[in-house]
Molecule: Guanidine-I riboswitch aptamer
Organism: Mesobacillus foraminis
RNA sequence: AAACAUGCUCUCUAGGGUUCCGUUUAAAAGGCAAUUUUAAAGACUGGUCCGAGAGAGAGCGUACAGUUCGCUGUAUACACGGAGGGACAAAAGCCCGGGAGAA
Numbered sequence: 001a002a003a004c005a006u007g008c009u010c011u012c013u014a015g016g017g018u019u020c021c022g023u024u025u026a027a028a029a030g031g032c033a034a035u036u037u038u039a040a041a042g043a044c045u046g047g048u049c050c051g052a053g054a055g056a057g058a059g060c061g062u063a064c065a066g067u068u069c070g071c072u073g074u075a076u077a078c079a080c081g082g083a084g085g086g087a088c089a090a091a092a093g094c095c096c097g098g099g100a101g102a103a
Base pairs, nucleotide, nucleotide: 007060008059009058010057011056012055015050016049020047021046022044023041024040025039026038027037028036029035061076062075063074064073065072066071078098080101084096085095086094
């Protein structure tokens, strides 16, 4: 310096914020009770939602070997990491990114 599927998808989790639901607070209405309407709050536990290259599981694929040609087995390693920017309502371990760098 070049090459390679250092592959893809799904479910879940760490984590994340605040569109929606719920909760709480304030005001108004209300046999002034339940509750309804409006607004605000995510240093509100939560539900919906987003969600890992370096987290978990599974499936497919791929490589190699075997094969009675139907398939079967093995492997799929290793991995410290800013700042800044981007999307969706918004944020993030999401994306830029196995980036810049470091060893």